Predicted 3D model of a 156-nucleotide RNA (glmS glucosamine-6-phosphate activated ribozyme aptamer).
Order: sequence, then C1' cells, then structure tokens
RNA sequence: GCCCUGUCACAAGCGCCAGCGCCCGCGGUAAGCGGGACGACGAGGAGGAGAGAGUAUCGAAGGUUUCGGCGGAAGCUCUCCCGCGGGAUUCGGCCGCGUGACACAGCCGACAAAUAUGCGGGUAACCGCAAAACAGAGAGGCUGUGACCGAACGGA
Repeated sequence: GCCCUGUCACAAGCGCCAGCGCCCGCGGUAAGCGGGACGACGAGGAGGAGAGAGUAUCGAAGGUUUCGGCGGAAGCUCUCCCGCGGGAUUCGGCCGCGUGACACAGCCGACAAAUAUGCGGGUAACCGCAAAACAGAGAGGCUGUGACCGAACGGA
C1' cells in the first nucleotide's frame, strides 16, 4: 500500500417496535406457528454551559392506525457567562432580546410535502421515483404607539 472479516458512528418533528389491526405461507384451512409490511405529511425552529419538568410550535391530509408504546429532541422554566438594543459618548445597574439581537397594534406578505395522478419494484400488505396543485405559524417589509436609573466625560 492492497484485500477480507467484524465492531462502532451516521437521524433530531428524529429513531425504534413487545401490542391492536394488515399481507404471505403452513396448518381438520379452526386454534395456532413462521415470515413480512405499516407504524406523523411537510413548514418553522439552536449565542455558550449547567439544572429541572415532560402530551415542545404551525398547519396539510385522512375519517379504523397520523392507533398504541419506548427513547430522544433545537421549544418551556431557572442559574451563570458572552453579545445586541432601550439616553448623543463611556462605565455600572435595570429591562427586553440572540447576531435579521424591544414590546404591542394594523396592513402587506415570497415559500411545502404527503394524499390524488403517472411510471417502476414486490405474490401481496406495501415501497421507490417523477412532474403539477393547495397551508398556517413564524421570519421579513411598511405604518403607528410606548420604551430607564446613577456616575464620569463633553457642550451651552
């Protein structure tokens, strides 16, 4: 350096399967046994560390399973650190936030996948691929309203 074998890792609206139901085979085609398939469709979401609780945002489809269950998770709460904003500068504090770095209200607002269809694979349950359509939350844009205390420095 090459080859072989084994183990670990790969994911984060993610992974897994002991249940119900489903498919195939065996079975006086009855109980049951063996094998298999399904088991959440995308959108959105992370400053760092630690701790805690545990049905962690949004809609789409469907109308017996997106049922039932296990584990986890970027959501939530608390503490500390870093950073941004709220006075024209600096520092400390307070409050709000997280790099697109306040709150509230109104208006605007691009952007999805599954289903269905077509093609392919499988005895089948079912699976893969393709092009088209259709959300809401949130982000974002505009407008309006409301948003500190102290000290220092500087100016009149």
Rfam family: glmS glucosamine-6-phosphate activated ribozyme aptamer. About the family: This entry contains a glucosamine-6-phosphate activated ribozyme that is found in the mRNA for GlmS. GlmS is an enzyme that uses fructose-6-phosphate and glutamine to generate glucosamine-6-phosphate. By type it is a riboswitch.